[in-house]
């Protein structure tokens, strides 16, 4: 620099439930653990979700918003068996 144990010290927390915020996606706090070696951080690329407003006319489209626990990329970091 890489790599990743049935290791150590620890960390995070899906679904679901409750409070709050939001039009929604979703966020956040508490409970809760399916999982995670970057499940720390960043919407840059692809993807997915949403669409109050706008366009349209009731199909829908979209400015915008969201997801980092969908993949890629960037960036920072604890530990040290084997190869």
């Nucleotide at each position: 620099c890489a790599c990743g144990a049935u290791a150590a010290c620890g960390g995070c927390a899906a679904a679901c439930c409750g409070g709050c915020g939001g039009a929604a996606a979703c966020g956040u706090c508490g409970g809760g653990a399916c999982g995670c070696a970057a499940a720390g951080c960043c919407a840059c690329c692809g993807g997915c979700c949403u669409a109050a407003g706008g366009c349209a006319a009731u199909c829908g489209c979209u400015a915008g918003g969201g997801c980092a626990g969908c993949g890629g990329g960037g960036u920072u970091a604890c530990c040290g068996a084997a190869a």

Notes:
Predicted 3D model of an 83-nucleotide RNA (c-di-GMP-I-GGC riboswitch aptamer) from a Rhodospirillaceae bacterium. The organism belongs to Rhodospirillaceae, within Bacteria.